[in-house]
C1' cells in the first nucleotide's frame, strides 16, 4: 500500500428482512437452604434523571439514509487473516 472480516454490559456471546437492545452462560451483590460451607434454587446487575414514576442517552468514534438502524451507505480508529 491494496483486499477481506470484526468491534454489542464486568466478562463470553445472540439479535441481519431494518421493527422490544443485551437472550443464554460467567461474575459480581442479596436472599434461601446448612451448625457452618460447598453444590443446588430465587432475585437483582449501562449512564444521567425523579421523593418514586415518567423521561432521556447507549452496539468503537463522527456523518448520512429511513417513520424506524447493531443492521444499510460515507469517512476515521482499532484488532485479525491474506496479498504486495
Nucleotide at each position: 500500500g491494496c483486499c477481506g472480516g470484526c468491534g454489542u454490559g464486568a466478562u463470553g456471546g445472540a439479535a441481519u428482512u431494518g421493527g422490544c437492545a443485551g437472550a443464554c452462560g460467567u461474575g459480581a451483590c442479596g436472599g434461601a437452604c446448612u451448625c457452618a460451607a460447598a453444590a443446588u434454587c430465587c432475585g437483582u446487575u449501562g449512564g444521567g434523571g425523579u421523593a418514586a414514576c415518567a423521561c432521556u442517552c447507549g452496539u468503537g468514534c463522527g456523518g448520512g439514509u429511513u417513520c424506524g438502524a447493531c443492521c444499510c451507505c460515507c469517512g476515521c480508529c482499532g484488532c485479525c487473516g491474506g496479498c504486495a